This is a predicted structure of a 72-nucleotide RNA (transfer RNA) from an uncultured Cytophagales bacterium.
The coordinates come from a structure-prediction model, not an experiment, and the mean pLDDT is 82.
It was read from a public genome assembly.
Its Rfam family is "tRNA". Rfam classes the family as a transfer RNA.

[in-house]
RNA sequence: GGUGCUAUCGUCUAGGGGUUAGGACAUCAGGUUUUCAUCCUGGUAACCGGGGUUCGAUUCCCCGUAGCACUA
Numbered sequence: 001g002g003u004g005c006u007a008u009c010g011u012c013u014a015g016g017g018g019u020u021a022g023g024a025c026a027u028c029a030g031g032u033u034u035u036c037a038u039c040c041u042g043g044u045a046a047c048c049g050g051g052g053u054u055c056g057a058u059u060c061c062c063c064g065u066a067g068c069a070c071u072a
Base pairs, nucleotide, nucleotide: 001071002070003069004068005067006066007065010025011024012023013022018055027043028042029041030040031039048064049063050062051061052060
């Protein structure tokens, strides 16, 4: 240099055109407990950037960025 794959809450991930963008852990608040831990309930928090297609894009296409693999 070429080819391919991946990018979603703080972390790990589900979802591949119409979602309240879901779950686990973490965190915050409350309950239980003499206190801590455990357990229970609830809350906050995310679609890598730009463009295109579409009535509608996190999802499909193109370019870029970052990472990984193969190859020269």